This is a predicted structure of a 239-nucleotide part of an RNA (large-subunit ribosomal RNA, domain VI) from a Planctomycetota bacterium.
Context: one part of a larger RNA
RNA sequence: CGUAGGAUUCCUGAGGAGAAUCUCCCCUAGUACGAGAGGAUUGGGGAGGACGCACCCCUGGUGUUCCAGUUGGCCUGCUAAGGCCACCGCUGGGUAGCUAAGUGCGGAAAGGAUAAACGCUGAAAGCAUCUAAGCGUGAAGCCUUCUUCAAGAUUAGGAAUCCCUAUCAGGCUCCUCGUAGACUACGAGGUCGAUAGGCCGGAAGUGUAAGCAACGACCUGGCAACCCCAGGAUAGUUG
Numbered sequence: 001c002g003u004a005g006g007a008u009u010c011c012u013g014a015g016g017a018g019a020a021u022c023u024c025c026c027c028u029a030g031u032a033c034g035a036g037a038g039g040a041u042u043g044g045g046g047a048g049g050a051c052g053c054a055c056c057c058c059u060g061g062u063g064u065u066c067c068a069g070u071u072g073g074c075c076u077g078c079u080a081a082g083g084c085c086a087c088c089g090c091u092g093g094g095u096a097g098c099u100a101a102g103u104g105c106g107g108a109a110a111g112g113a114u115a116a117a118c119g120c121u122g123a124a125a126g127c128a129u130c131u132a133a134g135c136g137u138g139a140a141g142c143c144u145u146c147u148u149c150a151a152g153a154u155u156a157g158g159a160a161u162c163c164c165u166a167u168c169a170g171g172c173u174c175c176u177c178g179u180a181g182a183c184u185a186c187g188a189g190g191u192c193g194a195u196a197g198g199c200c201g202g203a204a205g206u207g208u209a210a211g212c213a214a215c216g217a218c219c220u221g222g223c224a225a226c227c228c229c230a231g232g233a234u235a236g237u238u239g
Stems, first nucleotide, its partner, number of pairs: 001152001005163007015149004021049007033038001051106005059100004066093005071086006110144003117137004174190005
């Protein structure tokens, strides 16, 4: 921009994409078959490999935004307590998120038309013949079924609701954000508000902090009282 009014929400599905797997064990059954050795068709049950999709409850990984320990140095005057630099300095752990080696799930079942093949009826050709007319069975393959995209499917579809019949409807910018994201887009909100931060409550990690108090040993410093110095000095008083 189109889909001949403008929008919101939900659908249909023309058409497209994906998937489709393999192995082993048990029972049927040591049966059929076979002299024996061996050893099924079929039907049922179970386990697994690889692959795919999803998820993070569990097991783990990561987690330079969390905690602790610790080395050397610089700084806060010093102690203590901290900050910073050294690959996140190194080391031990670790929430969320993201993840696999972890956890779930999937391939199924079914229908239709068929291939090779196997048949029924059956002539041409008094027989025979699956074929010439006609009718069946039959595959991991084909079309559906399963998952997913999808009306620019210009054949431009459908339903519900709202708005004005000449002013509504809707959108954009801006701001706070996200399990959304390269940007954009998408989604949640914008005071008629819980969008983010804060606060409150909870969960989780780390592993017992700082500070204060007490106890013990030793070292060092300070000083009140007591003691020694000493019945000493000094002053006063008295004999």
Taxonomically the source falls in Planctomycetota (Bacteria, Pseudomonadati). The sequence was found in a public genome assembly.